[in-house]
């Protein structure tokens, strides 16, 4: 040089200038008895992601009459580890593939049973035999009958170990040798998943469990529109609009529409000997229950304020460990909306693609043009998946020259 | 913002549980029947099973990740 493998990262910098949330301060209005709320202005501080996605798993939080038993039902599935937990992550096992770095594997169990293996083939899972071969009788000499065989043919995705030697009438694990599975001993190493090498056996058992099964292990259920509260009262009492006007706006005044809560209205059962529900399939055991339950019609789907962001946090630095991760110590505060804020323009510099000009050996330097993804927080975290213009730094292979 | 279905000819839909031939009815072509239109009768065309892996001999089906679409909750 050139090809390539893995990890870790950033995702434009700065200044001006308008503008926009959410906190806090100062002045100035509303409103209310008042606490306080609420609005204008001005000052400050802070303001998306590496995936905030997608909502596939895990948790935390909450709430369901406590979620105990057993069936069902779902999930995961080499091992040892991390974690709050996991289907994530590490290291290492063992197939698979690459010359290599290194990458892929839903990777328990087919010798517990059950199902299925379409077409093709004789057969498709327990054995059997289309063609061939071999022996027997027959025989019109083409063949047929009967028995033996599974080495060879052809079929399939797959065909009952492989290969070479005795052996036979032809063969065959029928025997031997070695090779590849199986199972038993027992023996080294490893915490294990394994790994090695050894004896002995009878001779070989097909695939599928991302088909029912089994066989370890987890696993209540719904979700922040979770949940509480403002909520007291009584034909009452909260709220929201929509015209007119006055005001920059909160808001006043005057008039009208609406929503929501306390709901109504009929039939039935029934108060300890209990109607009826609740454990969100089913049972058993367990609780609730009388201003109560059940059916069936009518309306009907309102606001506000809390959860709501400080946390399994983030950064340094030491340290335990191959590593995931763990520990100590310092220091840092880093959006919380509720029709839903984080944008626009401008200069300078920086990254990429061009286009002209000088120099000029690859290039280099000035001028000018474009271009810059994916995709945005709504209750919070680990994870994994998808997407993302464009660029930076590590380790490491492999090939070729030079030394 | 949460949770749930669905995707098979131009249109509605079955097949999916128990993996092997894509099927049905409406549109559509072309022919007979009619003077001609309807109607009917005969035959035909037409589908990457959204899409892209993976499991299997073999996938609309069975497991994953995307992509569209509807619904549903104060």
């Nucleotide at each position: 040089c050139g090809a390539g493998u893995c990890g870790a990262c950033c995702g434009g910098g700065c200044g001006g200038u308008c503008g926009c949330g959410u906190c806090g301060g100062c002045g100035g209005g509303g409103u209310u008895c008042a606490g306080g709320c609420c609005c204008c202005g001005u000052c400050g501080c802070c303001g998306a992601g590496g995936a905030a996605c997608g909502u596939c798993c895990g948790g935390a939080c909450u709430c369901c009459g406590u979620a105990g038993g057993g069936c069902a039902g779902g999930g995961u599935g080499g091992u040892u580890g991390c974690u709050a937990a996991c289907g994530g992550c590490a290291a290492c096992c063992c197939g698979g593939g690459g010359u290599g770095a290194c990458c892929c594997g839903c990777g328990g169990g087919a010798a517990a049973g059950u199902g299925c293996c379409a077409c093709a083939g004789a057969a498709a899972a327990c054995a059997g035999a289309c063609c061939g071969c071999c022996g027997a009788g027959c025989u019109u000499c083409g063949g047929c009958u009967c028995g033996g065989u599974a080495a060879g043919g052809g079929u399939g995705a797959a065909a009952c170990g492989g290969c070479g030697g005795g052996g036979u009438a032809a063969g065959a694990g029928c025997c031997c040798a070695c090779c590849a599975g199986c199972g038993u001993c027992a023996c080294g190493g490893g915490u294990g998943a394994c790994c090695g090498g050894g004896a002995c056996g009878g001779c070989u058992c097909g695939g599928u469990a991302a088909a029912c099964c089994c066989c370890a292990c987890c696993c209540g259920g719904a979700g922040c529109a979770a949940g509480g509260c403002c909520a007291a009262g009584a034909a009452g009492a909260g709220c929201c609009g929509c015209c007119g006007u006055c005001g920059u706006g909160a808001g006043g005044c005057g008039g009208u529409g609406g929503c929501u809560c306390g709901c109504g209205c009929a039939g039935g059962c029934g108060u300890u000997c209990g109607a009826g529900g609740g454990c969100u399939g089913c049972c058993c055991g367990c609780c609730c229950g009388a201003u109560g339950c059940c059916u069936g019609c009518g309306g009907g789907u309102a606001g506000g304020c809390c959860g709501c962001u400080g946390g399994a946090g983030c950064c340094u630095g030491c340290u335990g460990g191959c590593a995931a991760c763990g520990g100590c110590a310092g220091g840092c505060c880093u959006a919380g909306a509720u029709g839903g804020a984080u944008g626009g323009c401008c200069g300078c510099c920086g990254g990429c693609c061009g286009g002209c000009g000088a120099c000029a050996c690859c290039g280099u330097c000035g001028c000018u043009g474009g271009c810059a993804a994916c995709a945005g927080a709504a209750u919070c975290c680990g994870g994994c998946g998808u997407a993302c213009a464009g660029g930076u730094c590590g380790a490491c292979u492999c090939g070729u020259c030079c030394g | 913002c949460g949770g749930g279905a669905c995707g098979u000819g131009g249109c509605g839909c079955a097949g999916c549980u128990u993996g092997g031939u894509a099927g049905c009815g409406c549109a559509c072509u072309c022919g007979g029947c009619u003077g001609g239109g309807g109607g009917u009768c005969g035959a035909g065309u037409g589908g990457u099973c959204g899409u892209c892996g993976g499991u299997u001999c073999g996938a609309a089906u069975c497991c994953g990740g995307c992509c569209g679409u509807c619904c549903c909750g104060a």